Overview:
RNAcentral holds the full RNA, with entries from ENA and SILVA. This is a predicted structure of a 350-nucleotide part of an RNA (small-subunit ribosomal RNA, central domain) from an uncultured bacterium. Its mean pLDDT, the model's own confidence on a scale to 100, is 88.
Context: one part of a larger RNA
């Protein structure tokens, strides 16, 4: 360098944005780097191929021919790649009208329960379990009714529904602000894909300071089950959950399926936008666009299945996989307050 592969067998980086570098839409000109062709030179001997000969044959050996390869450098071609130079307008993107949505962030607010704190009524219980006990209560608890306090979480709506690149987003109202998607076809005229390195996002837990603490609750106690209980069950409970800064930077980060393009039977749903019929008018019902599910034809798959949201059929471009333990580990190296995190062997074994 070549092979074969990445849902479930080993193998898609958790997710974006993106420089390098890889690829790159239609026409015309023009160069002639790449590419073909053609002439020169080089291309030792031996080998290799082949024809003749020489050992009785062969191996071997003599001798004639020849072929692959590299370079340079003349001339030729000009279809493809490639420079350039115009030029289009479908790819891409601007403008213009419309729309839906828990998308991001900051400030306000709302009621509902749980707690806990006053206070009435009122009297023995009350919790809790599989049964209980620990716990709470006569210094007046559970109930039950009024006031307050404080912190989370936001019931119906709610949906296989919607948004977001992804982790993820859910009670209203406002201020800011990302992205989408239809609808015209005005404008740019290839401005595009992809992306090693980078850098930015990244659930929960955890760490730093500092606040805040109703509920729940890792550790911890304490009742109980048990042969034993370091568990499951119950009584309580401290970090933490929760805000503000700044760190970590992993995950069954999952569709176990990397992203961009083309094209390949269909049938049923949801959603959001245009269109046409109808209609007073909205639904139905019909065409077209994006999303999001289910079934299914051809095809593919080892099977389960996937099948226009592909696991089919090509095409670019990046990440990974190469037996099993040893190991995602040791050494180094880099990040990190630390926990750790990336990156990553081999002895020696089956």
């Nucleotide at each position: 360098c070549u092979g074969g592969g990445c849902g479930u067998a080993a193998a898609g980086c958790g997710u974006g944005u993106g420089c390098a570098g890889g690829c790159g839409g239609g026409c015309g000109g023009c160069c002639a780097a790449g590419u073909g062709g053609u002439g020169u030179a080089u291309g030792a001997a031996a080998u290799c191929u082949u024809c003749c000969g020489g050992c009785u044959a062969a191996a071997c050996c003599g001798g004639g021919a020849g072929u692959g390869g590299u370079u340079a450098u003349g001339c030729c071609a000009g279809a493809c790649u490639g420079g350039u130079c115009g030029u289009c307008u479908u790819g891409a993107g601007u403008g213009c009208g419309a729309g839906a949505g828990a998308g991001g962030a900051g400030c306000g607010u709302g009621g509902a329960a749980u707690u806990c704190c006053g206070g009435g009524u009122g009297u023995a219980g009350u919790g809790g379990u599989g049964a209980a006990a620990u716990g709470c209560g006569u210094a007046g608890a559970g109930a039950u009714c009024c006031g307050g306090a404080g912190g989370a979480a936001c019931c119906c709506c709610a949906g296989a529904g919607g948004c977001g690149a992804a982790g993820g987003c859910g009670g209203c109202g406002c201020u800011c602000u990302g992205g989408c998607u239809c609808g015209c076809a005005a404008c740019u005229g290839a401005c595009g894909c992809u992306c090693a390195g980078a850098c930015a996002c990244g659930a929960c837990a955890g760490c730093a300071u500092g606040g805040g603490g109703a509920g729940c609750g890792a550790a911890c106690g304490g009742g109980a089950u048990u042969a034993g209980a370091a568990a499951c069950c119950c009584c309580g409970g401290u970090a933490g959950u929760c805000c503000a800064u700044g760190c970590c930077g992993u995950a069954a980060a999952c569709g176990a399926u990397g992203c961009u393009c083309a094209c390949u039977a269909g049938g049923c749903g949801c959603u959001g936008c245009g269109g046409g019929a109808c209609u007073c008018a909205a639904c139905c019902c019909c065409c077209g666009c994006g999303g999001u599910g289910c079934c299914g034809c051809a095809g593919c798959u080892a099977a389960c299945g996937c099948g226009a949201u592909a696991a089919g059929u090509g095409a670019g471009c990046c990440g990974c996989c190469u037996g099993g333990g040893g190991a995602g580990u040791a050494c180094g190296g880099c990040c990190g307050c630390a926990a750790g995190g990336c990156u990553a062997a081999a002895a020696c074994u089956c």